[in-house]
Predicted 3D model of a 1403-nucleotide RNA (small-subunit ribosomal RNA) from an uncultured bacterium. RNAcentral holds the sequence, with entries from ENA. It matches the Rfam family "Bacterial small subunit ribosomal RNA".

RNA sequence: UUAGAGUUUGAUCCUGGCUCAGGAUGAACGCUAGCGACAGGCUUAACACAUGCAAGUCGAGGGGCAGCACAGGGUAGCAAUACUUGGGUGGCGACCGGCGCACGGGUGAGUAACGCGUAUGCAACUUACCUAUCAGAGGGGGAUAGCCCGGCGAAAGUCGGAUUAAUACCCCAUGAAACAGGGGUCCCGCAUGGGAAUAUUUGUUAAAGAUUCAUCGCUGAUAGAUAGGCAUGCGUUCCAUUAGGCAGUUGGCGGGGUAACGGCCCACCAAACCGACGAUGGAUAGGGGUUCUGAGAGGAAGGUCCCCCACAUUGGUACUGAGACACGGACCAAACUCCUACGGGAGGCAGCAGUGAGGAAUAUUGGUCAAUGGCCGAGAGGCUGAACCAGCCAAGUCGCGUGAAGGAAGAAGGAUCUAUGGUUUGUAAACUUCUUUUAUAGGGGAAUAAAGUGGAGGACGUGUCCUUUUUUGUAUGUACCCUAUGAAUAAGCAUCGGCUAACUCCGUGCCAGCAGCCGCGGUAAUACGGAGGAUGCGAGCGUUAUCCGGAUUUAUUGGGUUUAAAGGGUGCGUAGGUGGUGAUUUAAGUCAGCGGUGAAAGUUUGUGGCUCAACCAUAAAAUUGCCGUUGAAACUGGGUUACUUGAGUGUGUUUGAGGUAGGCGGAAUGCGUGGUGUAGCGGUGAAAUGCAUAGAUAUCACGCAGAACUCCGAUUGCGAAGGCAGCUUACUAAACCAUAACUGACACUGAAGCACGAAAGCGUGGGGAUCAAACAGGAUUAGAUACCCUGGUAGUCCACGCAGUAAACGAUGACUAUUAGGUGUCGGGGAGCAAAGCUCUUAGGUGCCGCAGCAAACGCAAUAAGUAGUCCACUUGGGGAGUUACGUUCGCAAGAAUGAAACUCAAAGGAAUUGACGGGGACCCGCACAAGCGGUGGAGCAUGUGGUUUAAUUCGAAGCAACGCGAAGAACCUUACCUGCUCUUGACAUCCCGGUGACCGGCAUGUAAUGAUGCCUUUUCUUCGGAACACCGGUGACAGGUGGUGCAUGGUUGUCGUCAGCUCGUGUCGUGAGAUGUUGGGUUAAGUCCCGCAACGAGCGCAACCCUUAUCUUCAGUAGCCAGCAUUUUGGAUGGGCACUCUGGAGAGACUGCCAGGGAUAACCUGGAGGAAGGUGGGGAUGACGUCAAAUCAUCAUGCCCCUUAUGAGCAGGGCUACACACGUGCUACAAUGGCGUAAACAAAGGGAAGCAAGCCUGCGAGGGUAAGCAAAUCUCAAAAAUAACGUCUCAGUUCGGAUUGUAGUCUGCAACUCGACUACAUGAAGCUGGAAUCGCUAGUAAUCGCGAAUCAGCAUGUCGCGGUGAAUACGAUCCCGGGUCUUGUACUCACCGCCCGUCAAG
Repeated sequence: UUAGAGUUUGAUCCUGGCUCAGGAUGAACGCUAGCGACAGGCUUAACACAUGCAAGUCGAGGGGCAGCACAGGGUAGCAAUACUUGGGUGGCGACCGGCGCACGGGUGAGUAACGCGUAUGCAACUUACCUAUCAGAGGGGGAUAGCCCGGCGAAAGUCGGAUUAAUACCCCAUGAAACAGGGGUCCCGCAUGGGAAUAUUUGUUAAAGAUUCAUCGCUGAUAGAUAGGCAUGCGUUCCAUUAGGCAGUUGGCGGGGUAACGGCCCACCAAACCGACGAUGGAUAGGGGUUCUGAGAGGAAGGUCCCCCACAUUGGUACUGAGACACGGACCAAACUCCUACGGGAGGCAGCAGUGAGGAAUAUUGGUCAAUGGCCGAGAGGCUGAACCAGCCAAGUCGCGUGAAGGAAGAAGGAUCUAUGGUUUGUAAACUUCUUUUAUAGGGGAAUAAAGUGGAGGACGUGUCCUUUUUUGUAUGUACCCUAUGAAUAAGCAUCGGCUAACUCCGUGCCAGCAGCCGCGGUAAUACGGAGGAUGCGAGCGUUAUCCGGAUUUAUUGGGUUUAAAGGGUGCGUAGGUGGUGAUUUAAGUCAGCGGUGAAAGUUUGUGGCUCAACCAUAAAAUUGCCGUUGAAACUGGGUUACUUGAGUGUGUUUGAGGUAGGCGGAAUGCGUGGUGUAGCGGUGAAAUGCAUAGAUAUCACGCAGAACUCCGAUUGCGAAGGCAGCUUACUAAACCAUAACUGACACUGAAGCACGAAAGCGUGGGGAUCAAACAGGAUUAGAUACCCUGGUAGUCCACGCAGUAAACGAUGACUAUUAGGUGUCGGGGAGCAAAGCUCUUAGGUGCCGCAGCAAACGCAAUAAGUAGUCCACUUGGGGAGUUACGUUCGCAAGAAUGAAACUCAAAGGAAUUGACGGGGACCCGCACAAGCGGUGGAGCAUGUGGUUUAAUUCGAAGCAACGCGAAGAACCUUACCUGCUCUUGACAUCCCGGUGACCGGCAUGUAAUGAUGCCUUUUCUUCGGAACACCGGUGACAGGUGGUGCAUGGUUGUCGUCAGCUCGUGUCGUGAGAUGUUGGGUUAAGUCCCGCAACGAGCGCAACCCUUAUCUUCAGUAGCCAGCAUUUUGGAUGGGCACUCUGGAGAGACUGCCAGGGAUAACCUGGAGGAAGGUGGGGAUGACGUCAAAUCAUCAUGCCCCUUAUGAGCAGGGCUACACACGUGCUACAAUGGCGUAAACAAAGGGAAGCAAGCCUGCGAGGGUAAGCAAAUCUCAAAAAUAACGUCUCAGUUCGGAUUGUAGUCUGCAACUCGACUACAUGAAGCUGGAAUCGCUAGUAAUCGCGAAUCAGCAUGUCGCGGUGAAUACGAUCCCGGGUCUUGUACUCACCGCCCGUCAAG
């Protein structure tokens, strides 16, 4: 000292990328801005530069005197003063000379290098000024600049002449300690070598003076110090799609050169040298101390400060000098700029300021040498854009402030609403009290100065020290202190969907826009824009860029490779890496002690100084490194020696489709010849192409050819892998077992390299029976460049070469050791037993199951994917792209190997889970099919829909599950639509004000009608104030809307489906999503029941409970009924009765209860008995969790939006009824099982007062008139019809069928024209049983026949009910449709109407 989150999915676990939260910066941009301290400020164009400054100094080296000043002289003048003279003096331009200019300052272009860092070495070197020591300084000479004269030139400058000095230059002397050479002695060392001393010997080389007399200089030498030079070890970026490089190259000998070594240079000789431990080449880059980040290891960076290097417009060269190959020196070349008289010249800001340019972007043409330092000088002093200060900039870090306390009427205003009063802004403000940092004004006012110079004094050793005094401050009247005034002068920025702290309203409506990732926006946006509020930070806040972190996402610390990316196709083997047991030695690695170094600054810690802090000072730690030295000896390594267990060899059995070459065999196929034989063969789902009367197919005999080897034959065997199968021979390789004779670690792995390597392919030459790419034909098909068929060439086979790839797979590298068991099999060995055989055991191979362990899971599990070790190979998001591009290598080619980037996405992927789906599987059900009966689709009509039309043809419903549906009934009304005319607080509700006493009603004008106008009539209560009620007028709040959104909703409804399912609690299993239960064996109509079971229970569904119907009992008996009795008008009409029918209350009954068989002794099934009814008796009501954004805003309710003299309201007329057409649902038919006529029989369930209506009269009839009864088991609608009987028609567009049309009527109603129903007479259309297709129905059902009701003034072929007559068929589970359960596959989950690939077109 180590933090995570979002994002792949319907959900899960994993792999894996992308993104975020942190810190940092020489930053930039946006908004904003009070002050101070400290530090910082061209990252781009090493681009170009105007102007000024940045290196001078010494007169105590010299000749001198241009300029300034002075003494002195002269002229004018009394003087002041003016003019002039004057090297005499102070000083001094230029010049000669000395020292400096090689420091300081700038920049990072170059450089991948001994450039830098670190550690060594020089026995191979230099060092001006400085310090110490020794020695010395004698004599002489000739020039030259300047000044003067003259020439040339525009200028820069240059040339000539004359003259002159020195601490400038030269010569001679002296000199050895210096150098070079020769000869002896001693000592030392890492090779060449080095050092010392002594008498040595030969040769060469020195000097300068100045002065104020203090001193400073000069020459030679030695030593020191300082500063350099050189050499070496180690470290120091990326690319192998850069693999070979190099001729002064590597070394030697001899020279030259240098301060010095050296191919540094040269002549000669040799042929070396570097390189996979990465040479050479290319790209990039100044290096380090350090800085940022990080837990660390690391990663990234090298701005400011310090050290080193390199450079000074670009390239090259040397000169001078102690030192340079020289930023403000020289020469040459080049580019650029400037001057020019066109002949020539001048320049170098990567010094400080500053300008232009570039750029997102980086400051003043400031002050001072006061301090620190540098150069010169004896010194005073001079110079110093080094330095110290100031100015500009929020560009950074740190500090301070913008007030503090009290203060609830919780003010006003703003915002908002969960309900109009709350909430919030908010103690916030106002207000009261207090303070004065900062600000403004006034006043005071530093340290930084130490020392030195000058003056005076003193000490001693006469050139140093001490004392005293004087003088020197840019910043600066600054920091700091005091006083006065007064809350006075001072707050913003970003964010508010999740990550991520912080939420509401309005606007917008996939637009405008946001966005780091996921994503937000299509009318109720916490995600856009604004507002209010909130959150975060705060003189700053955000954004952008870059680096590290998070990222264990390159993994040394610290990852992986069966399926997610990833094991080389296999072996042999080089380098390399790793390596058995014992002994001994060494000390390279390793460990420890000591020494040197690791600059300072920085970092960390302690202490101290600026009011604090940042900042600074000081001390310590750290600097993990390198070098030296002394030890240790376990481990690794090196040397020596020994061993046998690893490895190998030998000997003896055994095994096998191991390999190569040769020989042989039979069957099949095709072909050839001949025979027999005749019309087809062949082929397919069905065909055709094809073959065949020139004789096929078939069959017999003989012959030829090539290829492959039936059975045996398998979780068999062998091989390194690829692979290997008839029999046999030869050669050859391997493995196991046994034995323990031999060698003695000889081993393992293995980059390069070499070899092998299926099929297809290529080359040459053979061969060619079969099969068969390409190709041809025939089919199939919308097409069919396919699948199927008939043919058919390369090829398939052999030999020799090439190629070098495969899902070359166990998708699993090789080797070694180790870790429960069980059970097969192959080839061996051993042991036991009465040995054909059985049992036990051992090592090797090959399978299965399974524990621990591992794994994301699936799974693996002694043949590991466990536990460990060694070595090799490979991987780092998806696509682009491993058949990519370029380059290279290989190849005859095809191609193989190696192998990027731009661009693009936020995923791609693995395993497992729930569903859904499958032209997957198993089981089961349903009028689903099949078996039947009757329809629809053809005709006419009715009705609904589409379409069209229209002023309007109001609106909705749209596969099943819209279409005789909303609508149980559009002539007006309804009515929502259209046209026209009207009303505007309204047709309807509440409130307020005024008026009237009414309102209602009646009358009139006028109108198409409503509006409009006029007239008449006309309240109640009362405490007399008024109140109630109604109307009229007015005012605005509001009314009103069948206007929009069913994708904002409630409620209601349809559908899957009356299908048998849908879930929960606890437990258990799984990391988890989830599973189990609910699966399994039976059974059922049923998740119904039984049994079993890591499940045990429970809920919603099923069933039952409810209604109705079928039987009986009991009670009741009118309006019902009548067996027996009486009466009778013969009618249950009356008395009487309640037995029966019936009605409606209550009960009974059916439960697999009984019997037999089956079944598992169960559930249950089959059959039977009894019974009115038998296995849920028939029918109804009853609809689980959910699905379809299913339907409905036009039943109703309702959010939001919209209209308000109209999208509201009233009235009249029209429309919803249109009509080339298409569809759905029905009715009537097409006839003889029928039509018509006559006369006769039998229901149920309903309705009835604005009603049903008997009877009678009347009309052909619809009906009309009159009228009894009945609010109904009483009366009435009401006649049931099909049916049965008799008669007629006789197969025809008819005595079928009734459309259409004409005439005349009836009824309802204000009103039947648009637009009702019915009646009578007449007319008499289509239609003769309906294509493809399609619907309903399993028993009192289908079919057929009538009856009733709701709506309703009237209007039904529709709808909802009622009864009458009353069938046929179901073998079965192959198929179609729908559904249920289990299982399987999946790249689907918006769930197959899914997902998704390619081409083309447009942009």